[in-house]
RNA sequence: AACAUGAGAGUUUGAUCCUGGCUCAGGAUGAACGCUGGCGGCGUGCUUAACACAUGCAAGUCGAACGGACCCAUAUUGAAACCUAGUGAUAUAUGGGUUAGUGGCGGACGGGUGAGUAACGCGUGGGCAACCUGCCUUACACAGGGGGAUAACACUUAGAAAUAGGUGCUAAAACCGCAUAAGCGCACAGCUUCGCAUGAAGCGGUGUGAAAAACUCCGGUGGUGUAAGAUGGACCCGCGUCUGAUUAGCUUGUUGGCGGGGUAACGGCCCACCAAGGCGACGAUCAGUAGCCGGCCUGAGAGGGCGGACGGCCACAUUGGGACUGAGACACGGCCCAGACUCCUACGGGAGGCAGCAGUGGGGAAUAUUGCACAAUGGGGGAAACCCUGAUGCAGCGACGCCGCGUGAGUGAAGAAGUAAUUCGUUACGUAAAGCUCUAUCAGCAGGGAAGAAAAUGACGGUACCUGAGUAAGAAGCCCCGGCUAACUACGUGCCAGCAGCCGCGGUAAUACGUAGGGGGCAAGCGUUAUCCGGAUUUACUGGGUGUAAAGGGAGCGUAGACGGUGCGCCAAGUCUGGAGUGAAAUGCCGCAGCUUAACUGCGGAACUGCUUUGGAAACUGGCGAACUAGAGUGCGGGAGGGGUAAGCGGAAUUCCUAGUGUAGCGGUGAAAUGCGUAGAUAUUAGGAGGAACACCGGUGGCGAAGGCGGCUUACUGGACCGUAACUGACGUUGAGGCUCGAAAGCGUGGGGAGCAAACAGGAUUAGAUACCCUGGUAGUCCACGCCGUAAACGAUGAUUACUAGGUGUCGGGGACCCAAGGGUCUCCGGUGCCGCCGCAAACGCAUUAAGUAAUCCACCUGGGGAGUACGUUCGCAAGAAUGAAACUCAAAGGAAUUGACGGGGACCCGCACAAGCGGUGGAGCAUGUGGUUUAAUUCGAAGCAACGCGAAGAACCUUACCUGCCCUUGACAUCCGGAUGAAUAAGGGGUAAUGCCCUUAGCCCUUCGGGGCAUCCGAGACAGGUGGUGCAUGGUUGUCGUCAGCUCGUGUCGUGAGAUGUUGGGUUAAGUCCCGCAACGAGCGCAACCCCUAUCUUCAGUAGCCAGCAUUCAGGAUGGGAACUCAGGAGAGACUGCCCGGGACAACCGGGAGGAAGGCGGGGAUGACGUCAAAUCAUCAUGCCCCUUAUGGGCAGGGCUACACACGUGCUACAAUGGCGAAAACAGAGGGAAGCGAGCCGGUGACGGUAAGCAAACCCCAAAAACAUCGUCCCAGUUCGGACUGUAGUCUGCAACCCGACUACACGAAGCCGGAAUCGCUAGUAAUCGCGGAUCAGAAUGCCGCGGUGAAUACGUUCCCGGGUCUUGUACACACCGCCCGUCACACCAUGGGAGUCGGAAAUGCCCGAAGUCAGUGACCUAACCUUUAAGGGAGGAGCUGCCGAAGGUGGAGCCGGUAACUGGGGUGAAGUCGUAACAAGGUAGCCGUAUCGGAAGGUGCGGCUGGAUCACCUCCUUU
Repeated sequence: AACAUGAGAGUUUGAUCCUGGCUCAGGAUGAACGCUGGCGGCGUGCUUAACACAUGCAAGUCGAACGGACCCAUAUUGAAACCUAGUGAUAUAUGGGUUAGUGGCGGACGGGUGAGUAACGCGUGGGCAACCUGCCUUACACAGGGGGAUAACACUUAGAAAUAGGUGCUAAAACCGCAUAAGCGCACAGCUUCGCAUGAAGCGGUGUGAAAAACUCCGGUGGUGUAAGAUGGACCCGCGUCUGAUUAGCUUGUUGGCGGGGUAACGGCCCACCAAGGCGACGAUCAGUAGCCGGCCUGAGAGGGCGGACGGCCACAUUGGGACUGAGACACGGCCCAGACUCCUACGGGAGGCAGCAGUGGGGAAUAUUGCACAAUGGGGGAAACCCUGAUGCAGCGACGCCGCGUGAGUGAAGAAGUAAUUCGUUACGUAAAGCUCUAUCAGCAGGGAAGAAAAUGACGGUACCUGAGUAAGAAGCCCCGGCUAACUACGUGCCAGCAGCCGCGGUAAUACGUAGGGGGCAAGCGUUAUCCGGAUUUACUGGGUGUAAAGGGAGCGUAGACGGUGCGCCAAGUCUGGAGUGAAAUGCCGCAGCUUAACUGCGGAACUGCUUUGGAAACUGGCGAACUAGAGUGCGGGAGGGGUAAGCGGAAUUCCUAGUGUAGCGGUGAAAUGCGUAGAUAUUAGGAGGAACACCGGUGGCGAAGGCGGCUUACUGGACCGUAACUGACGUUGAGGCUCGAAAGCGUGGGGAGCAAACAGGAUUAGAUACCCUGGUAGUCCACGCCGUAAACGAUGAUUACUAGGUGUCGGGGACCCAAGGGUCUCCGGUGCCGCCGCAAACGCAUUAAGUAAUCCACCUGGGGAGUACGUUCGCAAGAAUGAAACUCAAAGGAAUUGACGGGGACCCGCACAAGCGGUGGAGCAUGUGGUUUAAUUCGAAGCAACGCGAAGAACCUUACCUGCCCUUGACAUCCGGAUGAAUAAGGGGUAAUGCCCUUAGCCCUUCGGGGCAUCCGAGACAGGUGGUGCAUGGUUGUCGUCAGCUCGUGUCGUGAGAUGUUGGGUUAAGUCCCGCAACGAGCGCAACCCCUAUCUUCAGUAGCCAGCAUUCAGGAUGGGAACUCAGGAGAGACUGCCCGGGACAACCGGGAGGAAGGCGGGGAUGACGUCAAAUCAUCAUGCCCCUUAUGGGCAGGGCUACACACGUGCUACAAUGGCGAAAACAGAGGGAAGCGAGCCGGUGACGGUAAGCAAACCCCAAAAACAUCGUCCCAGUUCGGACUGUAGUCUGCAACCCGACUACACGAAGCCGGAAUCGCUAGUAAUCGCGGAUCAGAAUGCCGCGGUGAAUACGUUCCCGGGUCUUGUACACACCGCCCGUCACACCAUGGGAGUCGGAAAUGCCCGAAGUCAGUGACCUAACCUUUAAGGGAGGAGCUGCCGAAGGUGGAGCCGGUAACUGGGGUGAAGUCGUAACAAGGUAGCCGUAUCGGAAGGUGCGGCUGGAUCACCUCCUUU
């Protein structure tokens, strides 16, 4: 010292909070796979086929137990032969060596594996008075004397072999009697002591039984008996030890007894008999899975998962059975039998068992060497030497794991090269490299060289380690870079290829795919996959919930169980405290130490939260006892009530029948029809029949447990409440199973049947209408009896008890006080409503009738779908009910609230929105635009409103973008480079269809004299060019809602939050305009105003404008003059609800009036908030990206945009008399004019031509205004209306009027007589009508933009249509109703249920057969030891046979599980299939629940129920004033 520990994120939504699932970040592994790979240490390595195994090894040893055999040595012996030195056969003795056999000990240890086993198998703690224990230790005692065999061996028989047999010999520490018996066993009776009990121990007595082995170096070793110890084992018990109840009953040796047998020992362990027990909801039996533990992983912990290595226990050894031997086995490397398999064989028979170590095949994603050594540790044998030991110690292989080290260090900016990016400036890789200086860890080379061994002995191993020389050399990869999650760019690709853990990326600018550059992370590894724990408080003991998210049983009674009032005493089971034993070692933790460090290892400690035992305490729980009355119950006295059951009675109404009156309709609907009626209906009067239901009272009033209960009376009967306090004395609460009740529908039997009414029929509606509506109508609805047992059976809220602010109704009962006798005030108890604090809740809301605070008990939930389905079981006559899964599939499903949007929801308001009017369009002809068609081309765009007389304010060429043909290629245009030249340009000519082209003429500047500038031409490439694509990549511009009154912000406040408030409300306005109120106070963009035009006046100045008065005059404001008027240009004034009256809140404001040119915004214009429509435009312009580059660019000619069966839009002219034509004659405004407007005069019928004045314009010109007014004519007609079309002749512009211009004259004279459905504009100087001007433009308006003249009608009003605004409500919509969404059918795929059957598996069971073997019986056959006796018997034993049991096998019928199957049922999934429209809004018939019935389908209808229904009205209650 062994205490110090808890992190979240992504994903449901437009957004929010919550519920809830899915997913991720962490750690771990006996791992595998992919890419890569330098060294060392320590560990670790068939998780699958307990599949099969070649080969070698893994258990032997002892000659000091024994007899042999062989070999060697010595001694003695000494045959035969020889040249006599010697060699030396043979035999004996001794010694040594080897060892087949007998014998002893060991092969029951060590080593392997986890198949079986849910069990006293394991763990833990006990018991054994029910036991055994070889070797070892201690103590005591002993070892005397005999006997008979048998292997080996020899000979031999059979056999291929394995092996077996026969005859003969022989030894022992092999075997067998006898003797002895301290002590021991057994039997019998006795005494003492002890124990909870069965009993145990001790003592002595009698009888009886059983021992021994030798060897020796004389030290000892070994042997026998007994007792004890130690060690090891057997057995028994308490507690603990997985899942399933869709396994609920199991059991016959079963449970117990008595008596035996058996065992080391208890025991149904076995047997005979007797009894009928035993186990089980505290989960028996059955099924599935699994060796158990110390421990390992994870976790803050509690837990959860695992049981590989190491250690303990168990089980097994090819499968099944069995015993033998032995101290110990029912025995891995022993035996017997049966089965399967393999091998040998001479076919007759035999042999074998790697789940020992290596190794092989196989299986598999996957797991190593047929290595070295007994040196160490340990084991067996031996006296020992020693032998054996795949135990073990080591080595080898594998990044399989943990740990350590290295792949260099310092310096080095020209920021090299290269690569990538780039806004082309640069930036990044990057001090990185190179270069210079230095070092040597590892690896390599050389030298030395251990400990491990206590004297010798070292596999490892020339290893660890140390030293030296020497080269930066030999040593870096993998994954990731959209968010989670650290790290970004380019290119390629284009919903393809692909990625993906979840959300999700990819459809032409991909930080998400692939590649590259760069970056991030880890590192000899890195990723992926698999599995476990964590996060997950997501099974909640610690530590969750159930009104609406999943979840309260339909209700009650009640069993077991759980929990339980007050005071006292005792006990001590739980509880608390102290002691003792145990909790093996290893592991984990702490400290110290050893390998250079670490991993690893050693030592010590604490811990091991447990179990057992023992002493103590007595508050609480529990038990026992005697008490108490506050809980509960009883009694007594009261009143209230649609509580229940049965019987009887009543009136109103419907229908039917009869009769009367009466006549043509009735009935029904949105409108109709079916139906009824002249055979007399409906209507009406009277009488009768029958069934069902009980108006008014009637009420968030009453009663009941719930379902439910409503006319009146009677009988029977249950409960609650109030008052009282006499009695009992905790008798209570809850309640799994169980029992009872339980709307409607439905079922059975029998009645009944008026009305209503599923089904059905008919009529309507409709695209259809199996519906909604109508006419009929059967079950049923009603009664009795019996079933069913379910509902939105709801307060979506289980029961009971206690506590916790109030206010106000109402029902029942009581008390006190007052009283005018009607009643009133206060209060207690019980029920039933509303509002509202605290608190709770995700919010909504609940709030003494809790969803608050606590306690007890029960029930239920754990993502959505599949599915309340399937299978199984129980119940039911059936319908069906109850219980109740899985495969598969999705990343959500859901609750509450918010903002919008929407509604065939509501309220209010506005608008030429409707209405009231006027005039049109739609019909005709023509003009113009569009569609369509056509075409070589008919260029392109615009598409509901908001495209269509639009881009186009003007297509004959040009424009022009289109088509055809021809031509050009650095280009028609811009910049740069090189060369040449001096031009460029202009004019003319030639040529062509035309541009291009060719020719002629005229034609530069500055200079320091070097050159420069400018321009042209030629050449090369960079590039130009594109009306090519993308308006869904964009800028800019525009349309539209809409000149609608809205859209927001800051601060504050409220809400967990999205958000709200402000901006709502009461008034008012054209207006979010203003006033008042208000948790808001202010502000911004919008409104309004400021700007312009116009209406009145004043003033200043008075020309080209004006002319009242004066003068002149050619009679023209022409002139003088005037400055009054008109006018025009400046500057001002004026209008502000300022004044009065009334209304209103004394406000804002509204109505009326006065004055005023104008009155309540005077009229008009400009001005367009936040935003919506991926609105329009790449063809105005600009622009990213893509595309074309002798063409998609450029030029030219001709053609086309002008086509024409047709359809639509917008216009013009008309159809005529309010008119046409003719004549003559008035009155504007606003504009334009020099390549122009053009007077006048002349010519022409005219368009126009000729000539020509004036005017850059308040001067001149265009320029005539027209309608109107006056006169004349026409007389209602296809016309004197209308003017299309056509012919002829012309005019003008222009290079040019053919395609394809306008105008003129004459002639021709079409349709059309006021326009169907439908539809447009307009509220006053407006509509209507009339003409005039301008832009564009050479010319070419019925269009467009402006101007003035004449000049109406109508608006009751807001019910309806359309659009918009505000508030509110519902919502399953948010791409926002052009939304969402349901079911059948068709197609594809997937999993699954049923299924005639069929196949397989495991476990039981009946019967048959019955191996080996134990046991029992028998044993006439066989047998050495002992006995008796003399060749016979006994004792003892055996072979053989028989019996019980008995494995495998055969066979039978059931049950269980699984595979498969024609066919069949539903389910799920799937960008664009079919039919409808069920649901979400009042979803267009409110929806939903249960049930019945019908229908292609969603679904419809009937009956009962619910609100989780909108809207309107009424009633009641509450709140505020």
The prediction has a mean pLDDT of 83. This is a predicted structure of a 1521-nucleotide RNA (small-subunit ribosomal RNA) from Lachnospiraceae bacterium MD335. The sequence is in RNAcentral, with records from Rfam. Lineage of the source: Bacteria > Bacillota > Clostridia > Lachnospirales > Lachnospiraceae.